[in-house]
Context: one part of a larger RNA
RNA sequence: UCGGGCGUAGAGCGUCUAUAGGUGGCUGUUUUAAGUCCACCAUCAAAUCCCAGGGCUCAACCCUAGACAGCCGAUGGAAACUACCAAGCUGGAGUAUGGCAGGGGCAGAGGGAAUUUCCAGUGAAGCAGUUAAAUUCGUAGAGAUCGAAAAGAACACCAACGGCGAAAGCACUCUAUUGGGCUGACACUGACACUCAAAGACGAAAGCUAGGGGAGUGAAUGAGAUUAGAUACCCCACUAGUGCUAACCAUAAACGAUGGAUACUAGGCGCUACGUUUGUCGACCCGUGCAUUGUUGUAGCUAAUGUAGUAAGUAUCCCACCUGGGGAGUACAUUCACAAGAAUGAAACUC
Numbered sequence: 001u002c003g004g005g006c007g008u009a010g011a012g013c014g015u016c017u018a019u020a021g022g023u024g025g026c027u028g029u030u031u032u033a034a035g036u037c038c039a040c041c042a043u044c045a046a047a048u049c050c051c052a053g054g055g056c057u058c059a060a061c062c063c064u065a066g067a068c069a070g071c072c073g074a075u076g077g078a079a080a081c082u083a084c085c086a087a088g089c090u091g092g093a094g095u096a097u098g099g100c101a102g103g104g105g106c107a108g109a110g111g112g113a114a115u116u117u118c119c120a121g122u123g124a125a126g127c128a129g130u131u132a133a134a135u136u137c138g139u140a141g142a143g144a145u146c147g148a149a150a151a152g153a154a155c156a157c158c159a160a161c162g163g164c165g166a167a168a169g170c171a172c173u174c175u176a177u178u179g180g181g182c183u184g185a186c187a188c189u190g191a192c193a194c195u196c197a198a199a200g201a202c203g204a205a206a207g208c209u210a211g212g213g214g215a216g217u218g219a220a221u222g223a224g225a226u227u228a229g230a231u232a233c234c235c236c237a238c239u240a241g242u243g244c245u246a247a248c249c250a251u252a253a254a255c256g257a258u259g260g261a262u263a264c265u266a267g268g269c270g271c272u273a274c275g276u277u278u279g280u281c282g283a284c285c286c287g288u289g290c291a292u293u294g295u296u297g298u299a300g301c302u303a304a305u306g307u308a309g310u311a312a313g314u315a316u317c318c319c320a321c322c323u324g325g326g327g328a329g330u331a332c333a334u335u336c337a338c339a340a341g342a343a344u345g346a347a348a349c350u351c
Base pairs, nucleotide, nucleotide: 003323004322005321007305008304012319014202015201016200017199021195022194023193025089026088027087029086032083034082035081036078037077038076039075041073044070050066052064053063054062055061092192093189094188095187097184098183099182100181104178105177107175108174109173110172111155115151116150117149119147121145122144126137163170164169207248209246210245211244216242217241221237222236224234259318260317261316262315263314264313267296268295269294270293272291274289275288276287300307301306324351325350326349333344334343335342336341
């Protein structure tokens, strides 16, 4: 490389957009003849290989004769399929339109509970903490209780096996603005599609730069315990951080450990949104369509576990990735980054 694979054994990029490329709906319309197919011609040195006969006593070896299949090239044809030219279609895809649900994004405004601090009153000896303690706080009046004020962060109940988003993620309330989805009727375009190397965008937490902020919490650090020791678990205090604005970083068990698209393949029971038959004064219930989200389970698949219309089944197309363990996601080199580091990524050696 081929082949075989990729939930859990090695292997699905964290997610999306999209270029080149690859692949692509229907027509029993037209054209061409690149692929394809047929005929014929030329060529592919000899040796070798294959095959038939022969020669060395056999064999290896040697000699003579010959062929299949196939590549490349030329000529002449065929036109079903792929492709091309022209034309058409509506089922894929999209546009317009009536509705619907939603913690989707961004910006602004408002709210109450709790916590801490501060001020004032009452009050008087402890509080706090733990398995037990101590460090700590407190007669300079703590803790407790009540009233006023300030600050920052997070939004109980509703809440769900529920909703939305490409993923990361998104939840107090209201307003403005904005993206996407689903559904109904079937008006329009007429294959406009799928996937996607490179490229670009987004990307939790931690970390970094500058400014402002700092209630609670809390790496590091300092005390107290425990212990043989205790650079820990427990406790007291507390810095960076955690929150905001602007710019970086680009990684996670970024997980469904399961790439995307399309079609097909038993059922049962739910959830969410919309439509609809029946029914009714009306809403349910019952039946049913489409889209989402769960659970159980047959066939099938699977090493098993399990999966099973949201496939890990049956098929097609495209991309990423894997090829024994360690060395090693290391070294070197390059690119990126303020740095921390990230991306790409070996070998010797060893089992």